RNA sequence: GGCGAUGUAGCUCAGCGGUUAGAGCGGUGGCUUCAUAAGCCAUAGGUCGAAGGUUCAAUUCCUUCCAUCGCUACCA
Numbered sequence: 001g002g003c004g005a006u007g008u009a010g011c012u013c014a015g016c017g018g019u020u021a022g023a024g025c026g027g028u029g030g031c032u033u034c035a036u037a038a039g040c041c042a043u044a045g046g047u048c049g050a051a052g053g054u055u056c057a058a059u060u061c062c063u064u065c066c067a068u069c070g071c072u073a074c075c076a
Base pairs, nucleotide, nucleotide: 001072002071003070004069005068006067007066010025011024012023013022018056027043028042029041030040031039049065050064051063052062053061
């Protein structure tokens, strides 16, 4: 350099056009306990990588770019 995959909550991931984006773990508060763990209840946390395009409507489709990972080519 070429090809491909991935990017969504603090972490690991689901959701792949239709009104308000979810789960597990973790965080916070409460209940319980002598105390801790476990358990139960509640709750906060998201410019869906960026910018454009298509559409009545985009996290979802298209284009470009960025980042990470993998494969591959070249290297006097």

Description: A computed fold for a 76-nucleotide RNA from a Planctomycetota bacterium, annotated as transfer RNA. Its Rfam family is "tRNA". Its family is annotated with triplet codon-amino acid adaptor activity in the Gene Ontology. The coordinates come from a structure-prediction model, not an experiment, and the mean pLDDT is 81. The sequence was found in a public genome assembly. NCBI's taxonomy places the organism under Bacteria, Pseudomonadati, Planctomycetota.